Large-subunit ribosomal RNA, domain II from a marine metagenome, 670 nucleotides, folded computationally. The full RNA is in RNAcentral, with records from SILVA.
Context: one part of a larger RNA
RNA sequence: GUCAGUGAGUAAAUGAAUUCAGCUUGCUUAAGCGGGGACGUGGAGGCGAAGCAAACGCGAGUAUUAAAAAUGCAUGUUGUUGGAUUCAUUUGACCCGAAACUAAGUGAUCUACCUAUGAACAGGUUGAAGAAAGCGUAAUUUCUUUUGGAGGACCGAACCGACGUCUGUAGCAAUAGGCGCGGAUGAUUUGUGGGUAGGGGUGAAAGGCCAAUCAAACUUAGAGAUAGCUGGUUCUUCGCGAAAUUUAUUGAGGUAAAGCGUUUGUUCAAAGUCAAAAGGGGUAGAGCACUCAUGAAGCUAUGGGGGUCCAAAGCCUUACUGAUCUUCUUGAAACUCCGAAUACUUUAUGACUCAAAGAAAAACAGUCAGACUUAAAGUGCUAAGGUUUUAAGUCAAAAGGGAAACAGCCCAGAAUGUUUGCUAAGGUCCUUAAACAAUAAGUAAGUGGAAAAAGAAGUUUUGUUCCAAAGACAACUAGGAAAUUGGCUUGGAAGCAGCCAUUUUAUAAUGAAAGCGUAAUAGCUCACUAGUCGAGGAAUAAAGCGCUGACAAUGUAUCGGGGCUCAACUUAUUUACCGAAGCAACAUAAACAUGGUAGCGAAGCGUUUUGUAAACCAAUGAAGAUAUUUUGCGAAAAAUAUUGGAGGAUUCAAAAGUGAGUAUACUGAC
Numbered sequence: 001g002u003c004a005g006u007g008a009g010u011a012a013a014u015g016a017a018u019u020c021a022g023c024u025u026g027c028u029u030a031a032g033c034g035g036g037g038a039c040g041u042g043g044a045g046g047c048g049a050a051g052c053a054a055a056c057g058c059g060a061g062u063a064u065u066a067a068a069a070a071u072g073c074a075u076g077u078u079g080u081u082g083g084a085u086u087c088a089u090u091u092g093a094c095c096c097g098a099a100a101c102u103a104a105g106u107g108a109u110c111u112a113c114c115u116a117u118g119a120a121c122a123g124g125u126u127g128a129a130g131a132a133a134g135c136g137u138a139a140u141u142u143c144u145u146u147u148g149g150a151g152g153a154c155c156g157a158a159c160c161g162a163c164g165u166c167u168g169u170a171g172c173a174a175u176a177g178g179c180g181c182g183g184a185u186g187a188u189u190u191g192u193g194g195g196u197a198g199g200g201g202u203g204a205a206a207g208g209c210c211a212a213u214c215a216a217a218c219u220u221a222g223a224g225a226u227a228g229c230u231g232g233u234u235c236u237u238c239g240c241g242a243a244a245u246u247u248a249u250u251g252a253g254g255u256a257a258a259g260c261g262u263u264u265g266u267u268c269a270a271a272g273u274c275a276a277a278a279g280g281g282g283u284a285g286a287g288c289a290c291u292c293a294u295g296a297a298g299c300u301a302u303g304g305g306g307g308u309c310c311a312a313a314g315c316c317u318u319a320c321u322g323a324u325c326u327u328c329u330u331g332a333a334a335c336u337c338c339g340a341a342u343a344c345u346u347u348a349u350g351a352c353u354c355a356a357a358g359a360a361a362a363a364c365a366g367u368c369a370g371a372c373u374u375a376a377a378g379u380g381c382u383a384a385g386g387u388u389u390u391a392a393g394u395c396a397a398a399a400g401g402g403a404a405a406c407a408g409c410c411c412a413g414a415a416u417g418u419u420u421g422c423u424a425a426g427g428u429c430c431u432u433a434a435a436c437a438a439u440a441a442g443u444a445a446g447u448g449g450a451a452a453a454a455g456a457a458g459u460u461u462u463g464u465u466c467c468a469a470a471g472a473c474a475a476c477u478a479g480g481a482a483a484u485u486g487g488c489u490u491g492g493a494a495g496c497a498g499c500c501a502u503u504u505u506a507u508a509a510u511g512a513a514a515g516c517g518u519a520a521u522a523g524c525u526c527a528c529u530a531g532u533c534g535a536g537g538a539a540u541a542a543a544g545c546g547c548u549g550a551c552a553a554u555g556u557a558u559c560g561g562g563g564c565u566c567a568a569c570u571u572a573u574u575u576a577c578c579g580a581a582g583c584a585a586c587a588u589a590a591a592c593a594u595g596g597u598a599g600c601g602a603a604g605c606g607u608u609u610u611g612u613a614a615a616c617c618a619a620u621g622a623a624g625a626u627a628u629u630u631u632g633c634g635a636a637a638a639a640u641a642u643u644g645g646a647g648g649a650u651u652c653a654a655a656a657g658u659g660a661g662u663a664u665a666c667u668g669a670c
Base pairs, nucleotide, nucleotide: 001670002669003668004667005666006665011091012090013089014088015087016086017085018084019083020082021081022080023079026047027046028045032041033040034039051058052057061073062072063071064070094232095231097229101222102221103220104219105218106217112196113195114194115193116192117191118190119189120188121186123155124154125153126151130147131146132145133144134143159183160182161181163180164179165178166177167176198214200210201209202208235604236603237602238601239600240599245258246257247256248255249254259367260366261364262363263362264361271353272352273351274350275349276347277346278345279344285338286336287335291332292331293330295328296327297326298325303320304318305317306316307315308314370395371394372393373392374391375390376389377388378387379386400411401410402409415588416587417586418585420584421583422582426578427577428576429562430561431560435575437574438573439572440571441570442569448564454548455547458545459544460543461542462541463540464539465538466537467536475532476531477530478529479528481505482504483503486500487499488498511526514525515524516523605659607656608655609654610653611652616648617647624643625642626641627640628639629638630637631636
């Protein structure tokens, strides 16, 4: 993991509501007693029939009070006992699940330390003290050679350990094996007996060890500890159908009251929309009359600097400062002289919708983590699939069609059935149902089928202002001069370093020169003019569609793909068609209803046992098993065949150990 079996709202007491039954000359017994049992007895007590007041007390009233006023609570009515159902409270209280706490015990055959008594340590090496002899000394010290055999000494087996690495990891093994490694006469290792016990021991100290268990062992008990937490909670069909908000909370993933749901009986034009009418407001906008901020100008007080020899005062002056006032110009969630649209409130009004709706009461809930989209805002970076409000929608709890796929977007709300029809959103070349539809334009970029600032003789359209057969624009040919090298400056300055001026003449036209150039001249162009040519040209504004800007990692990869260019793209207009569980048609059902999570309510199926029932079925074959057929919306039921071999229903009732696929469920099998 699979299969089979087991496996979770129960019982008692008390209370509340609903419902059924008995009695209502109000109802009813509890313990106890009697009896074989059925039942009898038992009236103590309880509920009800009268309340008010703190009480005395009074009483359909009473309390307050001076009151006969006023006010509060009563009176105008309904009971009680039992059964059933639902809920609540107390008990384990739907089931399983802690880590823990407490008590009484059991453990030191593992291991820690202690204690008593025993045991073990191949072999090799080093060579302390001391001693002896010798040399030596005044005598010692010293020195030499032997001897000696010390050491938490050295090397290294047994033994004890465990530093590295490989294997092993369902292992050989709940700590092992291989190869190396450390100690190995010592604070050594080890046998046997004994001792220390759980907030206690023991600890060369690691929170280590105390029987594969240790930041408090194990066993049993309290005990079904508690769990605002997680998981699970078993048959069918039908009706209705939420919430993720407010307030409070040692409250924030819990709970209570309210809001929203269900059920019941009762009441009822009380409800919604539109119109009409009556309201308050300070938002959008706007404005600057207040408050705060703000640009420019004017008049100017004050201040600063300077002057009047210095000081004071006054006067004069100006790099500056710039109150107030005047004129013009602005901004504002916490500004307002103003001020909408909506929204909201109200109504002896009108119309429509309308019993499937609204209100109150009682009983029973669930909900208090919401998500996205659009609009208005706060916060944030006018970031977020961010966060917090308000309004609406969808999802949640909603299937169907569209958006390639896609809870929250668009269309639309699925009782069931049909090879029926019409439409919505969205589509109609192929994939793929339906016009390669029509008319008039645009686009050339595969733009369409991702993006900004910015840029460009892309192209289409509409304007405005100019030039043009007295010849425009472009191109080509020719001219582009003289006074003069203007004056100044300068080494030089001649159109062209710089400063000043920028005239006159001849001309078709020609600047005291718009560029290049020279040391300065020179030289080459330009402006300007004529000729050739012969028809539109120049500038500018706006709009449409395009272009550049445009770079990423597996493979085209930003139309779903194929593919598409007078289109299968874009704009405008038009018709037809396709297209959903929508609407319609037909059929079924009592039906103008019938999506549905949490949840509330209704009706049923089946299992075990009991009564009915010594009845009924059954060896002419019970239950059970296997298979098929039929019936019922379904839970399920019946029949037939085979098997089986002895019990077992139907009906109507009653009572429950009453229904499994999920609980890392439990037991067994594989």
Rfam family: Bacterial large subunit ribosomal RNA. Its family is annotated with structural constituent of ribosome and ribosome in the Gene Ontology.